Overview: Predicted 3D model of a 75-nucleotide RNA (transfer RNA) from a Candidatus Spechtbacterales bacterium. Rfam family: tRNA. By type it is a transfer RNA.

RNA sequence: GGGGGCGUAGUUUAAUGGUUAGAACACCGGGCUUUCAAUCCGGAAAUGCAGGUUCGAUUCCUGCCGUCCCUACCA
Numbered sequence: 001g002g003g004g005g006c007g008u009a010g011u012u013u014a015a016u017g018g019u020u021a022g023a024a025c026a027c028c029g030g031g032c033u034u035u036c037a038a039u040c041c042g043g044a045a046a047u048g049c050a051g052g053u054u055c056g057a058u059u060c061c062u063g064c065c066g067u068c069c070c071u072a073c074c075a
Base pairs, nucleotide, nucleotide: 001071002070003069004068005067006066007065010025011024012023013022018055027043028042029041030040031039048064049063050062051061052060
């Protein structure tokens, strides 16, 4: 050079093209406790970027970016 996988919250991840993008841990606030821990209740927080298809895109297509793997002239 070429080929392939992956990219969603701080982290690990779920979500047949469909009607509020969900959860666990972490974080913040409150209850309980003399205090802490544990536990309970509540809260904030995410689809890598730009286009395209579609009534509708996290999902399908194209390009780019990042990351991982394979390959050594070839699928």
NCBI's taxonomy places the organism under Bacteria, Bacillati, Minisyncoccota, Minisyncoccia, Candidatus Spechtbacterales.